[in-house]
Order: sequence, then C1' cells, then structure tokens
RNA sequence: UGAGAUGUAGCUCAGCCUGGGUAGAGCACCUUUGCGUUGCAAAGGAGGCCGGGGGUUCGAAUCCCUUCAUCUCAG
Repeated sequence: UGAGAUGUAGCUCAGCCUGGGUAGAGCACCUUUGCGUUGCAAAGGAGGCCGGGGGUUCGAAUCCCUUCAUCUCAG
C1' cells in the first nucleotide's frame, strides 16, 4: 500500500445478506421475599438510540459513502 473480517448492555454474543418498521439473550449488577444465610432459589428492576460522521428513505443496527480501532492475508 492492496484485499478481507470484526466493532451492538459492565462481559460474552444474537439480530444485519435474500427481506429497513418502536433493540434482544446469557452471565454480572440493584431491589424484595424465602431458606439449611461467606450463599442458593423465586419474583421484579435498571442498563445500549448499535465505533464516529454523512447520505438515501415516511422510517436505517440493517442499504450507500467516508472515517477510526483491532485482527488476518498478500506485497
């Protein structure tokens, strides 16, 4: 320098293409209750506008462009 992959909750990830329509799971965290109480179980709750910016559209995590970070391959 060229090509490709990944980026979504504190962590690990799904959802993304054919097919755009109010953002999910597990673990962790908080509250309450119970018990055989350094913990376990049940019920409930909080937490992300999806790496950044721009465009298309009535509407974008999803389509298009650009850019940043990490990784892989080629030179």